[in-house]
Context: one part of a larger RNA
RNA sequence: AGCAUAAGGCGGAUGCCUUGGCACUGGGAGCCGAAGAAGGACGUGACAAGCUGCGAUAAGCUGCGGUAAGGAGCAAAUAUCCGACGACCCGCAGAUUUCCGAAUGGGGGAACCCACAUACUGUAAUAGGUAUGUAUCCUCAUAUGAACACAUAGUAUGAGAGAAGGAAACGGGGUGAACUGAAACAUCUAAGUAACCCCAGGAAGAGAAAGAAACAUCGAUUCCCUGAGUAGCGGCGAGCGAACGGGGAACAGGCCAAACCGAGGUGCUUGCACUUCGGGGUUGAGGAUCACCGUAAGGGAUUCAGGAAGGAUAGUCGAACUGUUUUGGAAAAGCAGAGCGCAGAGGGUGAAACUCCCGUAGACGAAAUCCCGAUCGACCCGGGUGACACCAGAGUAGUACCGGACACGUGUAACCCGGUAUGAAGCCGGAGGGCCCACCCUCCAAGCCUAAAUACUACCCAGUGACCGAUAGCGAACAGUACCGUGAGGGAAAGGUGAAAAGGACCCCGGGAGGGGAGUGAAAGAGAACCUGAAACCUUAUGCUU
Numbered sequence: 001a002g003c004a005u006a007a008g009g010c011g012g013a014u015g016c017c018u019u020g021g022c023a024c025u026g027g028g029a030g031c032c033g034a035a036g037a038a039g040g041a042c043g044u045g046a047c048a049a050g051c052u053g054c055g056a057u058a059a060g061c062u063g064c065g066g067u068a069a070g071g072a073g074c075a076a077a078u079a080u081c082c083g084a085c086g087a088c089c090c091g092c093a094g095a096u097u098u099c100c101g102a103a104u105g106g107g108g109g110a111a112c113c114c115a116c117a118u119a120c121u122g123u124a125a126u127a128g129g130u131a132u133g134u135a136u137c138c139u140c141a142u143a144u145g146a147a148c149a150c151a152u153a154g155u156a157u158g159a160g161a162g163a164a165g166g167a168a169a170c171g172g173g174g175u176g177a178a179c180u181g182a183a184a185c186a187u188c189u190a191a192g193u194a195a196c197c198c199c200a201g202g203a204a205g206a207g208a209a210a211g212a213a214a215c216a217u218c219g220a221u222u223c224c225c226u227g228a229g230u231a232g233c234g235g236c237g238a239g240c241g242a243a244c245g246g247g248g249a250a251c252a253g254g255c256c257a258a259a260c261c262g263a264g265g266u267g268c269u270u271g272c273a274c275u276u277c278g279g280g281g282u283u284g285a286g287g288a289u290c291a292c293c294g295u296a297a298g299g300g301a302u303u304c305a306g307g308a309a310g311g312a313u314a315g316u317c318g319a320a321c322u323g324u325u326u327u328g329g330a331a332a333a334g335c336a337g338a339g340c341g342c343a344g345a346g347g348g349u350g351a352a353a354c355u356c357c358c359g360u361a362g363a364c365g366a367a368a369u370c371c372c373g374a375u376c377g378a379c380c381c382g383g384g385u386g387a388c389a390c391c392a393g394a395g396u397a398g399u400a401c402c403g404g405a406c407a408c409g410u411g412u413a414a415c416c417c418g419g420u421a422u423g424a425a426g427c428c429g430g431a432g433g434g435c436c437c438a439c440c441c442u443c444c445a446a447g448c449c450u451a452a453a454u455a456c457u458a459c460c461c462a463g464u465g466a467c468c469g470a471u472a473g474c475g476a477a478c479a480g481u482a483c484c485g486u487g488a489g490g491g492a493a494a495g496g497u498g499a500a501a502a503g504g505a506c507c508c509c510g511g512g513a514g515g516g517g518a519g520u521g522a523a524a525g526a527g528a529a530c531c532u533g534a535a536a537c538c539u540u541a542u543g544c545u546u
Base pairs, nucleotide, nucleotide: 001545002544003543004542005541006540007539008538009537015531016496017495020468021467022465023464024463025462026461027460028459029457030456031166032165039100040099041098042055043054044053046078050074051073061094062093063092064091065090066089070082071081072080105114106113107112115134116133117132118131119130120129121128136163137162138160139159140158141157142156143155144154170201171199172198173197174196175195181188185235211218212217222249223248224247225246226245232240233239253449254448255447256393260279261278262277263276264275265274266273267272268271284427286391287390289387290386291385292384293383298381299380300379303378304377310371311370312369313368315364316363317362321337322336323335325334326333338355339354340344346358347357348356398422399421400420401419402418403417404416408434429444430443431442432441433440483490484489503530506517507516508515509514
């Protein structure tokens, strides 16, 4: 030195465990903010570094409820207090709520600096202090008022729960890639995706046919299944990819503009024009006007008041077991004999409990705030026939060129939307039916609103898992912490004594660390470097080999 055996050390695998995650289901909620948010800074405790809570009234103040004998958070110990005159704790409502932050009196290198006005306080007087207000834009009102005569612009003041800023995804809109695929690459694809910007709601958007069809009809929109990987589009490559029809979910339809009538205002050429408000009216064949008849059944998501029952935010009751028995440290295990069950879900208790504890089935409960909104009430809407020929959305439709979007890449390319240029008819009218024309059929553009079925989940409640179990599962069971970076940003590791601290008094060795006794405990080979404690690696002892 190697090998073997044994005993240890180191190490932290494995097993077991779970306070944390992951995915989903069903409900709820779907917003917060100048009445100052989200997020922070700094404070705040008897002692107080961190977290949590709170705000100079500062781990808290008040009221009303609930519950209750203990309480002064995590967090042990000490001190000092509080509590049946009801503390602590839980719920509801309120008070307080420094400074920064949209941050808004001005400034600023966030949490700081410096003001002004008014009122009060304070000083002998200055000073100091307290409260309120003082940003910008928008809307409205009042006053004032240029160039420029009237005027207007502007300015000033007042009023407004007006706006701003934040928030996970979902939604609408604007701008809009590339990698990639095409086995290269340019049209094409990826993809109108990602990203950025604007805006909104609890959903958004869409939506009551100038539709779809095909000679038969259907009857707003949205979503799902199908039609169908079909018809098509396509360097006819890669790929892209409908609709009609059928079946379901959910269902709901309304309001203006105009003609005409009335009232007011403005202008001037004094009988017209413009304009505001009210009535009227809303359709594929309607309305106005005139004449005649009728005028109340019905309807209302479209408005409002009120608020029954129900629900949410604390809680309450809640059945039934013992053993003098065995093992054990401990019984819930074994054994013996019982009981309850609308409750044998689950968790805990010194091992494995239907009957010990919390619960579970079931049954109850609100002073206060909120949700929903039945009946009832108010309010609103709510016709026909004939004549007449007044109205029915114009720089619109269309056309040309150039683009975009339609499953559709210019194609025979319609339909839809833009830019530039042009530019109708107007009910004896107009649009569409995939170039175009005719016949035929369908529909009424150029105004607006509209629940439900659909999408999503930062947040709350209840629950589920052939999901993970500490190198797994979120990055995180301990954390967006430590640490790194000027910064944007990046970003860990790290769980387990025991049933209970009973956490080892006392003695001995030692400077200490540590150890030996003693004691606790079922166990200390569970001693805090603490469950189990694998391997690598190290040491000691013995044997063998060299």
Large-subunit ribosomal RNA, domain I from an uncultured Eubacteriales bacterium, 546 nucleotides, folded computationally. The coordinates come from a structure-prediction model, not an experiment, and the mean pLDDT is 85.